[in-house]
Molecule: c-di-GMP-I-GGC riboswitch aptamer
Organism: Deltaproteobacteria bacterium
């Protein structure tokens, strides 16, 4: 460089439960294991989650608040793909 057939030494942890933070998404710790050869890291690009806060629209004699609705990231997701950076062991070259 390129590859993950086989080993060896091991790694990470999906759903889920329990504690916890968050307005959710979703995150952190402990169980737990469906998987992963980057499932190490970084929201850069497309994607996809939420929507407190703000907008908009109902509603109401009229303002305005609460419920309800819709849109929207400044919330998140690196186990969704893509890029960039970093890396253990073997096999080729």
């Nucleotide at each position: 460089c390129u590859u993950g057939a086989a080993a060896a030494g091991g790694g990470c942890a999906a759903a889920c439960c329990g504690u916890u933070u968050g307005a959710a998404a979703a995150g952190a710790c402990g169980g737990g294991a469906c998987g992963c050869a980057a499932a190490g890291u970084u929201a850069c690009u497309g994607g996809c989650c939420u929507a407190a806060g703000u907008c908009c629209g109902u509603u109401u004699u009229c303002g305005u608040a609460c419920c309800g609705g819709g849109a929207u990231a400044u919330g998140g997701c690196a186990g969704c793909a893509g890029a960039a950076c970093u890396g253990c062991c073997g096999g080729g070259c």